[in-house]
RNA sequence: GCCCGGGUGGCUUAGCCUGGUAUAGCGGCUCCCUCGUAAGGAGCAGUUCGCGGGUUCAAAUCCCGCCCCGGGCU
Numbered sequence: 001g002c003c004c005g006g007g008u009g010g011c012u013u014a015g016c017c018u019g020g021u022a023u024a025g026c027g028g029c030u031c032c033c034u035c036g037u038a039a040g041g042a043g044c045a046g047u048u049c050g051c052g053g054g055u056u057c058a059a060a061u062c063c064c065g066c067c068c069c070g071g072g073c074u
Stems, first nucleotide, its partner, number of pairs: 001073007010026003020057001028044005050066005
């Protein structure tokens, strides 16, 4: 230099092809239960979707450029 995979709440992750409410688990907070804790139950908050630009009424999703991580080729 070229090719492939990946980057989404604190962590892990779905959604991307086929644009239209950002998903789930763990964790966090509040409450119930308990003599108290754990377990169990109910509820709540938290994601400018790696960065910039473009297309569109509308972009995590499509297009362009770039950055970072992993792998391959030379």